[in-house]
RNA sequence: CUCUUUCGGGGUUGGGUGAAAGUCCUAAUCGGUGGUAUAACCCACGAGUCGCCUUAGGCGACAUGAUUCGGUGAAAUUCCGGAGUCGACCGUAUAGUCGGGAUGAAAGAAGGGA
Repeated sequence: CUCUUUCGGGGUUGGGUGAAAGUCCUAAUCGGUGGUAUAACCCACGAGUCGCCUUAGGCGACAUGAUUCGGUGAAAUUCCGGAGUCGACCGUAUAGUCGGGAUGAAAGAAGGGA
């Protein structure tokens, strides 16, 4: 460098209002991949839509969230303690958690072959 196999996302309990809400209010709960002192919120990547070339894929455009204080330490916005914040598209009573595209795809991880 190339071929190939497998793996590769979690989460609404209780109460309130209402004709109707896992969508509102209250309260609860979850955290992909690589890097780095162990990270949802530091840096980077992935899932969506559209267009073009071509049908294997590639290129381009748009969209793409959120953190502070104290402590320890050589080193941590990553650990410990406190207080906060965020979460695509379509559907439906307004959704991170329900249903759907998706028994999909990808970032990538591990193994095997030449």
The RNA shown here (FMN riboswitch aptamer (RFN element)) has 114 nucleotides and comes from a soil metagenome.
Its Rfam family is "FMN riboswitch aptamer (RFN element)". Rfam's curators write: The RFN element is a highly conserved domain that is found frequently in the 5'-untranslated regions of prokaryotic mRNAs that encode for flavin mononucleotide (FMN) biosynthesis and transport proteins.
The prediction has a mean pLDDT of 81.
The RNAcentral record of the sequence draws on MGnify.